The part of an RNA shown here (large-subunit ribosomal RNA, domain II) has 674 nucleotides and comes from Cyanobacteria bacterium CRU_2_1.
Its mean pLDDT, the model's own confidence on a scale to 100, is 82.
The full RNA is in RNAcentral, with records from ENA.
[in-house]
Context: one part of a larger RNA
């Protein structure tokens, strides 16, 4: 890991309930007592009910209040007893599971200190007191050289250590081994025997160590401690089916109560959803009438600069600017106005709808999507309301794939039929489908500001056979280098004017250019040519802009339509809808039938199968072979059942009824096997 077997909602007492039986204006026993009626013709003490109402006194189908004969508030409709289910309490109470916490013992052969009593430390080195001689001194002192052999001294070995590596790391080893390393006459090290015990002990102190266990040993008991936590929790079929919200909580992953499921029953034309009717609001949008906010333009108090004036004060005025007048905006906490929907209220109307009433739950983490708002950054697969929907708990078709998006709501069978979303060139069922268009970028098949003589419609305005536009020839002058200004400024650094003359035209000058001149060249004009030619808006569909790590952003192939717009008619296409058979439920209804219904977690009803034991049963049945066991086809909505052969070798049903150690795939389950 697999395979087998064992494994979780149970007993008891008491309360609500439903169902079922007795007996009933009741009902029922306890304890006891009984051993030849013992599964009772004993045994009424007591319980429940048969009357309530009031603080009480009491009074009674009534009674408190109360002045009240009024109103109102509690009453007046069969109970009890016993099983069985179901639920609550109490107890281990569906089962494994802590770490803890106390009580009472056993540990100091491991290790910490100690105490008694022994035991071990190769060799080398240093060379301290003291001593001795000589020197030296009046004596001391002092000095040399000898001699001694002192130390938590020095280098090393056993011996205790345990500072670096490696190695090991399911080791050889629940701390080892290699190569280096400290100490080594001591605060060493060691043998043997002893002493200190958990609320202690011991500790050159690391909360270290007190038998591989130590922020409180270790064993047995309180012990099935408690777990608002994690994990588990065994057949089968039918019917309904939540919620993930609001409140309160030492509450937030718990719990109460409400909301929303089931279930039993009662209920008045009861209530909804639809429709009619009438009426309330200040949202969306709009407005500026008020609050505020804003831009421009007229008037301008009032300050600011200035003029005149000794001052008082009279005036100016391109500046700012109250107020006001025109004209344009903005607003959750602004409305002169003001929808749509929702909501409320009457009215109709009627589905197994609503509603109260008992019992029985669950949920109170939500998700994303479309709308409306707040918080963020008009971020977030982002948070937090509020409205609707799908998931949750929902399968089937679509979107390559894809809980929450579109279609669609799966009792069950069919080698039948119509259709939704989507789609019909293969891949892949179905149009290489018709008719009118656009794209030319593989745009389809990712994305802005912003850019362009892509390209298709449109709407305007201008020029043009008295010849546009383009292009090609020719002219493009004169006064004058207007004037200033400048070193020069001659159309062309720059300022001011900006004229006149000749002309078909021809600026006191569009650009280039020169030092300043020349020079080219534009406007403007004539000619040739010969037919359309320019400008501004609006719109379709395209263009670049467009850089990431493998080719990787149409699902592929591939399409120029098999793309994008617009009409159209066919087909495809789901567990929808329809057809044919089947089955169930729930309403109706004597019945036949008829019609609706039938997706499901949490959870709620209801029906049953299957395992052991009991009673029937000393049974039926069996050596012409029970039960187990194994194997084949069949049956049945499942769980399963029955029958045939082998095998086995002695017990045993079926039916009906009763008990419960009653169904396993999960628990890091448990024991066993491989």
């Nucleotide at each position: 890991g697999c395979c087998g077997g064992c494994g979780a909602c149970u007993u008891g007492c008491a309360g609500g309930g439903u169902g079922u039986g007795g007996c009933a204006g009741g009902u029922u026993a306890a304890a006891a007592c009984g051993a030849g009626a013992a599964u009772g013709u004993u045994g009424a003490a007591g319980c429940c009910a048969a009357a309530g109402c009031g603080a009480a006194a009491g009074c009674g189908a009534g009674u408190c209040u109360g002045a009240a004969a009024a109103g109102g508030g509690c009453g007046a409709a069969a109970g009890u007893c016993a099983c069985a289910c179901u639920u609550u309490g109490c107890a281990g109470a569906c089962c494994c599971g802590a770490a803890c916490c106390c009580g009472g013992g056993u540990g100091a052969u491991c290790u910490a200190a100690c105490c008694a009593u022994g035991a071990g430390c190769a060799g080398g080195a240093u060379g301290a007191a003291g001593c001795u001689u000589g020197a030296g001194u009046a004596a001391c002192a002092u000095c040399a050289a000898g001699u001694g052999g002192a130390g938590g001294u020095c280098c090393g070995a056993a011996c205790c250590g345990a500072c670096c590596g490696a190695u090991g790391u399911u080791g050889a080893a629940a701390a080892a081994u290699c190569g280096g390393c400290g100490g080594a006459u001591g605060a060493c090290u060691u043998g043997u025997g002893g002493u200190u015990a958990g609320g202690g002990g011991u500790g050159a102190a690391a909360u270290g160590c007190c038998a591989a266990u130590c922020g409180a040993a270790c064993c047995c008991g309180g012990a099935g401690c408690u777990a608002g936590c994690u994990g588990g929790u065994u057949c089968u079929c039918c019917c309904c089916g939540a919620a993930a919200u609001g409140u309160g909580u030492u509450g937030a992953g718990g719990c109460g109560c409400a909301g929303c499921g089931g279930u039993a029953g009662a209920g008045a034309u009861u209530a909804u959803a639809g429709c009619g009717g009438g009426g309330g609001g200040g949202u969306a949008a709009a407005g500026c009438a008020c609050u505020g906010a804003u831009u421009c333009g007229g008037u301008g108090c009032g300050g600011g600069c200035u003029g005149c004036g000794a001052g008082a004060g009279c005036g100016g005025u391109a500046c700012c600017a109250a107020a006001u007048c025109g004209a344009g905006u903005c607003a959750a906490a602004c409305u002169c106005u003001g929808a749509a929907u929702a909501c409320c209220c009457c009215g109709u109307g009627u589905a197994c709808a609503c509603u109260c009433u008992g019992c029985c739950a669950g949920u109170g983490a939500g998700a994303c999507g479309g709308u409306g708002a707040g918080g963020g950054a008009u971020a977030a697969g982002c948070u937090c309301c509020a409205u609707c929907g799908u998931c949750a708990a929902g399968a089937g078709g679509g979107a390559a794939a894809c809980a929450g998006c579109c279609c669609a709501g799966a009792c069950c069978a069919c080698c039948a039929g119509c259709u939704a979303a989507g789609g019909u060139c293969c891949c892949c069922a179905a149009a290489u489908c018709a008719c009118a268009a656009c794209u030319g970028a593989g745009u389809g098949a990712u994305a802005a500001a912003g850019g362009a003589g892509g390209u298709g419609g449109g709407a305007g305005u201008g020029c043009a056979g008295a010849g546009a536009c383009a292009a090609c020839c020719a002219g493009g002058a004169g006064g004058u280098u207007u004037g200033c200004c400048u070193a020069g400024a001659a159309g062309c650094a720059g300022c001011c004017a900006u004229c006149c003359u000749u002309a078909a035209a021809a600026g006191a000058g569009u650009g280039c250019g020169u030092a300043a001149u020349a020079g080219c060249u534009c406007a403007c004009u004539g000619g040739u040519c010969a037919a359309g030619c320019g400008c501004u808006c609006c719109u379709g569909c395209g263009c670049c802009g467009a850089a990431a790590a493998u080719g990787a952003a149409c699902g592929g192939g591939g399409c120029u339509a098999a793309g994008u717009u617009g009409u159209g008619u066919a087909c495809c296409g789901a567990a929808g809808c329809u057809g044919u058979g089947g089955g169930a439920u729930u309403u109706g209804u004597a019945a036949a039938c008829a019609a609706a219904u039938c997706g499901g977690u949490a959870g709620g009803g209801g029906a049953g199968c299957g395992u052991u034991c009991c009673g029937u049963a000393g049974u039926a049945g069996u050596g012409a072979g029970a039960a187990g066991c194994a194997u084949u086809a069949g049956c049945g909505a499942a769980a399963g059942c029955a029958g045939g052969u082998g095998u086995g070798g002695a017990c045993g049903a079926a039916g009906c009824g009763g008990a419960a150690g009653u169904g396993a795939g999960a628990a890091u389950g448990u024991c066993g096997g491989c």